[in-house]
Context: one part of a larger RNA
RNA sequence: GCCUGCGAGUUACGAUAGCGAGCGAGGUUAAGGAAUGGAAGUUCCGGAGCCGGAGGGAAACCGAGUGUUAAGAGCGCGGAUAAUAGUUCGUUGUCGUAGACCCGAAGCCAAGUGAUCUAGUUACGGGCAGGCUGAAGCUCAGGUAAAACUGAGUGGAGGGCCGAACCCUAGUGUGUUAAAAAAUACAGGGAUGACCCGUGACUCGGAGCGAAAGACUAAACAAACUUGGAAAUAGCUGGUUCUCCCCGAAAUGCCUUGAGGGACAGCCUUAUCAAAAUCAUGCGCAGGUAGAGCACUGGAUGGACUAGGGGGCUUCACCGCCUACCAAACCCAAUCAAACUCCGAAUGGCGCAAGACAACUGAUAGGAGUGAGACUGCGGGCGACAAGGUUCGUAGUCGAGAGGGAAACAGCCCAGACCGUCGGCUAAGGUCCCGAAUGUAUGCUAAGUGUGAAAUGAUGUGCCAUGGCGCAGACAGCCAGGAGGUUGGCUUAGAAGCAGCCAUUCCUUAAAAGAGUGCGUAAUAGCUCACUGGUCGAGUCAUGACGCGCAGACAAUGUAACGGGGCUAAGCAUACAACCGAAGCCACGGGUUCGUUCAGCGAUGGACGGACGGUAGGGGAGCAUUCCACGGACUGAUGAAGGCAUAUUGUAAAGUAUGCUGGAGGGGGUGGAAGAGAGAAUGCAGGU
Numbered sequence: 001g002c003c004u005g006c007g008a009g010u011u012a013c014g015a016u017a018g019c020g021a022g023c024g025a026g027g028u029u030a031a032g033g034a035a036u037g038g039a040a041g042u043u044c045c046g047g048a049g050c051c052g053g054a055g056g057g058a059a060a061c062c063g064a065g066u067g068u069u070a071a072g073a074g075c076g077c078g079g080a081u082a083a084u085a086g087u088u089c090g091u092u093g094u095c096g097u098a099g100a101c102c103c104g105a106a107g108c109c110a111a112g113u114g115a116u117c118u119a120g121u122u123a124c125g126g127g128c129a130g131g132c133u134g135a136a137g138c139u140c141a142g143g144u145a146a147a148a149c150u151g152a153g154u155g156g157a158g159g160g161c162c163g164a165a166c167c168c169u170a171g172u173g174u175g176u177u178a179a180a181a182a183a184u185a186c187a188g189g190g191a192u193g194a195c196c197c198g199u200g201a202c203u204c205g206g207a208g209c210g211a212a213a214g215a216c217u218a219a220a221c222a223a224a225c226u227u228g229g230a231a232a233u234a235g236c237u238g239g240u241u242c243u244c245c246c247c248g249a250a251a252u253g254c255c256u257u258g259a260g261g262g263a264c265a266g267c268c269u270u271a272u273c274a275a276a277a278u279c280a281u282g283c284g285c286a287g288g289u290a291g292a293g294c295a296c297u298g299g300a301u302g303g304a305c306u307a308g309g310g311g312g313c314u315u316c317a318c319c320g321c322c323u324a325c326c327a328a329a330c331c332c333a334a335u336c337a338a339a340c341u342c343c344g345a346a347u348g349g350c351g352c353a354a355g356a357c358a359a360c361u362g363a364u365a366g367g368a369g370u371g372a373g374a375c376u377g378c379g380g381g382c383g384a385c386a387a388g389g390u391u392c393g394u395a396g397u398c399g400a401g402a403g404g405g406a407a408a409c410a411g412c413c414c415a416g417a418c419c420g421u422c423g424g425c426u427a428a429g430g431u432c433c434c435g436a437a438u439g440u441a442u443g444c445u446a447a448g449u450g451u452g453a454a455a456u457g458a459u460g461u462g463c464c465a466u467g468g469c470g471c472a473g474a475c476a477g478c479c480a481g482g483a484g485g486u487u488g489g490c491u492u493a494g495a496a497g498c499a500g501c502c503a504u505u506c507c508u509u510a511a512a513a514g515a516g517u518g519c520g521u522a523a524u525a526g527c528u529c530a531c532u533g534g535u536c537g538a539g540u541c542a543u544g545a546c547g548c549g550c551a552g553a554c555a556a557u558g559u560a561a562c563g564g565g566g567c568u569a570a571g572c573a574u575a576c577a578a579c580c581g582a583a584g585c586c587a588c589g590g591g592u593u594c595g596u597u598c599a600g601c602g603a604u605g606g607a608c609g610g611a612c613g614g615u616a617g618g619g620g621a622g623c624a625u626u627c628c629a630c631g632g633a634c635u636g637a638u639g640a641a642g643g644c645a646u647a648u649u650g651u652a653a654a655g656u657a658u659g660c661u662g663g664a665g666g667g668g669g670u671g672g673a674a675g676a677g678a679g680a681a682u683g684c685a686g687g688u
Stems, first nucleotide, its partner, number of pairs: 001688006011098013026051003032045005055062002065077004101239002104236001108229006119203009128193001130162003133158001137154006166190003171186004205221001207217002242622006252265002255262002266370002268367007278356002281353005291343001292341002297337003301333003306327001308326002310323004373398010403414003418590004423586003429580003432565003438577007450567001456551002460548003464544006477535005483508003488502003514529001518527002591612009623677001625674006634666002642661008
């Protein structure tokens, strides 16, 4: 892991609502007793008690009223008026108290058991090869007045030195389902000591013991172990067992020692009752958003005008003057605003009418779940006009929704799956092949653009428009001219068209030629342009608008930015006509359910019409298992249950028949009662 078995809403007593039954202004007995046939039970007594029949008040108390109050007032709660029933038992739903659906803590408390491990202590014992060093003291000699002192010897001290046994482990390797629940290999430390070891004894759970690490107290210690309180508690996690049918949510508001939990409301369901709900149209009403505007409140730009200020000038001072400075108010122009409004929609909202649609809407009562939401479009806040960000509003989808499309892809597009059919029509999206289905017409694109991207850039290309020049010869090319006053003046070493400055940038000759467009020189020179003639012979130049393209364009395994092949259309635009395409719609057959109607006493059946995706959850109807009653039914060795297989019936849970196996019980029907259904709980036990 698998298989088999076991494995989770129970029971008691109360409460409440529905349903069933009895009696009914009443209903009902409890304990206990009696009878019966010994018990289980049944029947009969038993009215104590409980609920209802009257309320109001804190109460005394009063009473169809009462409380408040001074009150015949007012007001509160009642009664009355039409209406107006309770109670007992059973059963089902739910709630309460109990372990209360099941399993699960870490922990808390009590009483005990532990120092054969280990920590410390205590009593009595045991152990430490060999080698080295050579303290004190002592002896002798020297030395001294005597000492001190010096030397030689002797001596044998030391938490002394080296190093086995013994004790230990700072390092590294191996081992890590180990040889071992702590070892082994190498290397290492102590080794006469605060040393090591044995035996007996002592100290313990908020306590011991600790050369102190929260270490150790029997392989477990920031409070041991065993049993008990005990099924502690768990707003947390996991699990919770047969079927079909109807409806079907929420992820919001408010409060919360509240935020992953609750209470109330909202939204779902069931029962009963009641008359409404929705939509479009018409009429009426409220409003201050979008937009717009500047009349208010503020912001902000330019101008004009002009207080005040700054700067300058003048003056002995005052008075004055100027101002390409700053600038209030007023004026003109042009503007900005969530907390501005002289204005002001569309939607949306409210009311009334007569319609349409069809089954919503509301109230009361029983039962819930939800109270982590997600993305997309639109309108806002926060953020960076970031985020698969966050927070509101609004709509949709997912959630709880399958099917088709988007290659794949909860939230996008189309569309809402009762069942069957080798029938048909369509939606989105598609129609060259993968892969169902396509053609025509007219344009565009040449970039494989299509099949990823901006500012910006460009004689790409198509189409449209405007303006200039042009057979009196344009545009481009080629041939030729492009001069003189003059080297204009100034400046300058020089400045001559061409460093720079000035200008009335002038005049002359001309077909034309700037006091000069660029290159160039130290300055000249030189080349060139504007401008003109010739040659050539028909268009040319500029600007704007639109369509489709080009560049801008760099990333990590492998083409990899059409899903692939591939495509010059099989790309893009427009038009037309077809087709394919879904669980959509239609057709045919069938089922369930709701409504209406018909028949029937009813069960039920017929017709017509609507509905039938579904998580949490509510409601309904069933299947199977074990036992009991009716029960002395029925059935079984001419073969029960169980097992294996086949066939068959039912919408399903399931049922039946036959054969083989098996070898002694089984069970239809109608009711009743439950240890009543297994795939999950790192479930439990066994097998493998």
This is a predicted structure of a 688-nucleotide part of an RNA (large-subunit ribosomal RNA, domain II) from a termite gut metagenome. The full RNA is in RNAcentral, with records from SILVA. Model confidence (mean pLDDT): 85 of 100. Its Rfam family is "Bacterial large subunit ribosomal RNA".